[in-house]
RNA sequence: UCCUUAUAAAGAGUGACGGAGGGAUCGGCCCUGUGAUGUCCGGCAACCUGCUUUUGCAAGGUGCUAAAUCCGACGGUUAAACCGAGAGAUAAGGC
Numbered sequence: 001u002c003c004u005u006a007u008a009a010a011g012a013g014u015g016a017c018g019g020a021g022g023g024a025u026c027g028g029c030c031c032u033g034u035g036a037u038g039u040c041c042g043g044c045a046a047c048c049u050g051c052u053u054u055u056g057c058a059a060g061g062u063g064c065u066a067a068a069u070c071c072g073a074c075g076g077u078u079a080a081a082c083c084g085a086g087a088g089a090u091a092a093g094g095c
Stems, first nucleotide, its partner, number of pairs: 002094006013041001015040003021031003025073004042065003046062003049058003069087001074084004
C1' cells in the first nucleotide's frame, strides 16, 4: 500500500511557542490577527490493554481534543426528512 471487521449526534484548553492559513477531495457553508495549520504542555476515553465484574477504574499502545465524518456528492421513497451505498477517518486483525 491492499484486504477484512467494527465504530462515529457522547467527551476533551481563557495554557506556551509561533505567525497565515485551515476544515481529506469537489461544491457549499464555516473557522481564523479576539491568532489558523503546526509543535509542546494540558485534557478526553472510541478501540486494544491492565485491574475488575460494572451505568466501573486506570491511561500503557494507538487515537482524538469547532461545527453529526460540518452538510451534500451515488441510489431509493414525494418537498423537507429518512434509509442505504460510496468515499474518507480511526481502531483491531490479516497479507
Molecule: SAM riboswitch aptamer (S box leader)